[in-house]
Context: one part of a larger RNA
Molecule: large-subunit ribosomal RNA, domain I
Organism: Saprospirales bacterium
This record gives sequence, C1' cells and structure tokens, in this order.
RNA sequence: GGCGUAUGGUGGAUGCCUAGGCUCUCAGAGACGACGAAGGACGUGGUAAGCUGCGAAAAGCUGCGGGGAGUUGCAAACGAGCGUUGAUCCGCAGAUGUCCGAAUAGGGAAACCUACUAUGCUGAAGGCAUAGUGCGAAAGCGUAAACGCGGGGAACUGAAACAUCUAAGUACCCGUAGGAAAAGAAAUCGAAGAGAUUCCCUUAGUAGUGGCGAGCGAAAAGGAAAAGCCCAAAAGCAUAUUAUUGAGUAGCCGAACUGACUGGAAAGUCAGACCGAAGAAGGUGAAAGUCCGUAGGCAAAACGAAAUAGUAUGUGAAUGUGAAGUAGGGCGGGACACGUGAAAUCCUGUCUGAAUAUGGGGGGACCAUCCUCCAAGGCUAAAUACUCCUGAGAGACCGAUAGCGAACCAGUACCGUGAGGGAAAGGUGAAAAGGACCCCAAGCAGGGGAGUGAAAAGACCCUGAAACCAUACGUCU
Repeated sequence: GGCGUAUGGUGGAUGCCUAGGCUCUCAGAGACGACGAAGGACGUGGUAAGCUGCGAAAAGCUGCGGGGAGUUGCAAACGAGCGUUGAUCCGCAGAUGUCCGAAUAGGGAAACCUACUAUGCUGAAGGCAUAGUGCGAAAGCGUAAACGCGGGGAACUGAAACAUCUAAGUACCCGUAGGAAAAGAAAUCGAAGAGAUUCCCUUAGUAGUGGCGAGCGAAAAGGAAAAGCCCAAAAGCAUAUUAUUGAGUAGCCGAACUGACUGGAAAGUCAGACCGAAGAAGGUGAAAGUCCGUAGGCAAAACGAAAUAGUAUGUGAAUGUGAAGUAGGGCGGGACACGUGAAAUCCUGUCUGAAUAUGGGGGGACCAUCCUCCAAGGCUAAAUACUCCUGAGAGACCGAUAGCGAACCAGUACCGUGAGGGAAAGGUGAAAAGGACCCCAAGCAGGGGAGUGAAAAGACCCUGAAACCAUACGUCU
C1' cells in the first nucleotide's frame, strides 16, 4: 500500500408522516372605488428586529348578540394587569382611519414641497388650527383572474422551395360591458313541410371549396331550454319604497361501556354489555360506533341576499308614426365552409338609384310558373362561456429533487442598468419533562458522571443507505 471483516465518523438516500399543493363537483359570489379603491410608505406593543393586526382614538375604541373560564396574536421570559359585576374569543353594526396612490388645491424625483379661500385664535403683520379648493353639463375618472362584444391585426410555420393559400381573424394592441355577454321572434329555411335565438350530439370530414396543392369545410332533421312582445306607447328592465316570507352572517342540544391484563400511555387483548335517522373523516399518550365529534334537530338583539305583491321614478324611446338616398345597379373591397368563379346571399368606400301590398324580397347566375316571407324601427328570460374569490365535499392525484416557483416569513434571498430572471430550505418527544448538580478543561467549545424520558430520540434532534474518512484485527506484497 491492496483486499476482507468489525467498530465508528461523515453524509442525508430510503421508509413512514403532512402542515402544502393539483384536478374537479355542488352551492354562493361575480365586483371594489371621489363616503377616496386595488396596492403601498411610515408608524403603532412595558421591554419589540420580523410577521400578523391596527392607524396619532394605532395587536386597538363603542353598542348589540353569542359564549362561559381563563386571558394580554405568532412567541418564550420578566414586569404589570384584566376576568363569573362575565374578560380573552366569535358574529353584526358603528367610530377612528397618518401619508402616497384614479389622487383630485398647485407642484413633484410616489409616500415630499408650497399655496389660496372661509372661520377661529390676534389690534396688525406673521403663524397655528378646522373645513374647503381636480377635470367634466352630467354620468364618470382608477383597479380587478378568466369568460363577452366591438375596432385594429402579425410573423414563424405548413405547402417538404415560394408568391395565391396556410398559420389566423390566432397571438398581440385598443375600446367597452355584464354576471354572464352576444344573438333573437323570419323580406328564415327549402321542396317533407318546419316555424325566434343560443348550446350539445349527429349529419360528416359528407356536400362543397382549393396554386382542385397544402389544406379549408358547411346546412336541414334529433336533444337541452323555451316566451314572446312594442312603436305615441307596452312587455320587460333598473332604482327607490311598502308589506309578507326569508337563505346567510356567531352558536346550542345531541344515543350508547365498564372491568381485568399487557404497556410509558389503551382506543389493543380477554370478559360481559349497550346505541344506531349517529359503524363519515379526523383527533385524543398504540388500533375508539358507545371520550370529542358525527346523524338528526334547534337558534339571532343586529345586518340581510333573494322571492312574491303593490306604488313611484327612470329606462325602453330613434327628431320615430310601418320605415328612401333605402332596396337594387356599376366600380373597389370585405363576410359567408365557398380563393370571382356560372356566384346567388350579407356588409359598404365611391358613383348612382326604384316600387309602395293591384306592391316588394327570397327559393345559389338568369327567365317563367309555383312556393314562401314582408327589409330599410326597437325590446326580450332560460338552456351557453368563465373562476381572482367564499363555503361544503371528492380523487385507482403528489407526498418534500414530487406536488404551485413558493408545505418553511417566497415572488423572499440572490442576479441584472433595466425589462426581467429567480432559488435552497419540512419531521426531538405523548408531554419540554429541553439535561438541576458534580468533574475534566483556558472554556459561552467539547466530554465524563448524575438526572428526565418508554426510548436520548439531546435540539446539527424520526429512520439513518451508499460514496468517502478513520481505527482494530486478519491476510497478500
């Protein structure tokens, strides 16, 4: 020095666990904001750095209700208190609510600076205090995850190149609304007759369309849900208000088990019982129907969604009375599954331009017959889309290199001029009972005793693999 074995160290895999996630279901809610929001800055505690709460009335103040023994958040300790004359805590309502922020008196490099007006304090100047001072006719202004409608609108890509085409009316930008939005009661469909709209399934990758390439791609019939109306004035909708009902926002009651044994601990085992509208989960020192809970039932001083009925106001509501610069036509575009094509239908930038129910539109060029409908005014619930958020619940979803980036003080630390990028990091024990005291030692390190505990599991704390390191022994050289 190699190898082997053993014992340790190091390390943090594995197992077990879950405080957090992920995906859904059923309900709710779908907004907040000049009565100052969302989001922040700075403060605020006896000692107080952070988080949380709160706002100079500052981990809080007031009233009402619940609740019933402890309590002054996370979070110990000391100190000082509070509480059956009902505290802490929970719910409802109210008060306070610095400064910035739409930010709105003016300015500004956000959380700062400087004014004016009125009133008060004063005899005056000056200063201080309180209230006010934005734009706009008013509504309103800003913020917010997705869903909606509208106005604009790519490219990569595919076509095995590329230009029509595709990607795609997608991404993205802008405007704006609602809890949904939009659409909507046939100048429809299409040859059976049906009878507003929307959505789903299917028709069907069919009919079509297409450098007839790549591709694009319908419609009627079935189902869900159904609802129709108005035009001189309505249905409906919104707001306010009255009456009735009243979800919800704290809570309360709630069946039935004991003994022995093992054990640190009983929910385990044994024995004998009992309840069940309750044998869901979970917790309790191991594995509990009978300990807490759970099924079921009950409850509100206060606030109050929503429903029904009534009343009032507004809207509906257009310089409108059956639709005229309209329908139609020419040219140029766009939308229709349909790329100009034989191209109907719809929209319109431009130029034109009818008829008036004895009329007019459509039935895929166009004409006739036949059928069908009545444009150029308006309203309309439901079935449909979505989930920042609240409650209850579910999972042949994850279990700390997984699951959200984030189980932990995470959009943090850190990186970047910036836009932006973006981690690592969970586990003592049932309970801190967290090791008094003694000894070694320079000792606030470490160790040996002692003690706690079921066990040191001893805080670098469950388990504790391997790599790697050390020691002892064996063996080879």